This is a predicted structure of a 91-nucleotide RNA (Glycine riboswitch aptamer) from Telmatospirillum sp. The prediction has a mean pLDDT of 78. Lineage of the source: Bacteria > Pseudomonadati > Rhodospirillales > Rhodospirillaceae > Telmatospirillum.
């Protein structure tokens, strides 16, 4: 100097499923509750490929389970792109 996993902020992009029935508040949009029937990409759990370890055993998916979350828009969204901060591995 050049500075990488990592993490934070901002930003553009993101799917998948009933604007589903009853009822209560309400002037509406809504919002609760109860059915039911779906989703899976906030989160959370479970196993595996695989990695570590003498042994017990630890880590782990976008797979799996729907606990929680969603099922018109809003909003939220795993994951990707850009910018910018920390950070400091290699050399």
């Nucleotide at each position: 100097a050049c500075g990488a996993u990592c993490c934070c902020c901002g930003u553009g992009g993101g799917a998948g499923a009933g604007a589903c029935c009853g009822g209560u508040c309400g002037c509406g949009c809504g919002a609760c509750c109860g059915g039911c029937g779906c989703c899976g990409a906030a989160g959370g759990a479970g196993c595996a490929a695989c990695c570590g370890c003498c042994c017990c055993u630890g880590g782990a998916a976008a797979c799996u389970c729907u606990c929680a979350g969603g099922c018109a828009a809003a909003a939220g969204g795993a994951c990707c792109g850009c910018g910018g901060g920390g950070g400091g591995a290699u050399g």
It matches the Rfam family "Glycine riboswitch aptamer". From the family's description: This family represents the bacterial glycine riboswitch.